[in-house]
Molecule: Lysine riboswitch aptamer
Organism: mouse gut metagenome
RNA sequence: UGAUAGAGGCGCGGUGCUCAUCAGUACCUCCCCCGCAAGGCCAGACAGCCGCCGGGAGGGAAAGGGAACGUCGCCGAAGGGAAUGCGGGUGUCUGUCCGUGUUUUACCUGGGCCGUCGGGGAAUACCCGCCGGACUGUCACAGUAUGUGAAGCGCUAUCGU
Numbered sequence: 001u002g003a004u005a006g007a008g009g010c011g012c013g014g015u016g017c018u019c020a021u022c023a024g025u026a027c028c029u030c031c032c033c034c035g036c037a038a039g040g041c042c043a044g045a046c047a048g049c050c051g052c053c054g055g056g057a058g059g060g061a062a063a064g065g066g067a068a069c070g071u072c073g074c075c076g077a078a079g080g081g082a083a084u085g086c087g088g089g090u091g092u093c094u095g096u097c098c099g100u101g102u103u104u105u106a107c108c109u110g111g112g113c114c115g116u117c118g119g120g121g122a123a124u125a126c127c128c129g130c131c132g133g134a135c136u137g138u139c140a141c142a143g144u145a146u147g148u149g150a151a152g153c154g155c156u157a158u159c160g161u
Stems, first nucleotide, its partner, number of pairs: 001160006009075001011074006018067002027059006039050003042095006078109003081104009110136002113133003117129004138150005
């Protein structure tokens, strides 16, 4: 330096099914009330649309997100950032958020867990990020029952150059 194989463990991702949540919400029907503009349609500008809201009766979801179990593929697994395409939140412009695809040949993160804060989310679930903490695997160094430090562009094994 190249190829192949491999390890980390509350390890990573896809997917199927079930369940809870969303929610007695959205929405639909009927009745009461209001009576033409306050308000609503992610934010701003312009335009457009709706006619509400509230109360009562009857009916009544779904998606995204999650958990358990199974299954498949894996160990830069994968996640995030950035750039960019497409779809959605009334139309256009500028933003922003959500979903999704592509690129990243010198962007960041070894791994999961716990906590603060910020973002997403209907959410007290859960996800993402910074920071902090102990733990864990790996390697290096040392004064080697241990300590300190580093990062996957790493580490171990085999074969080759």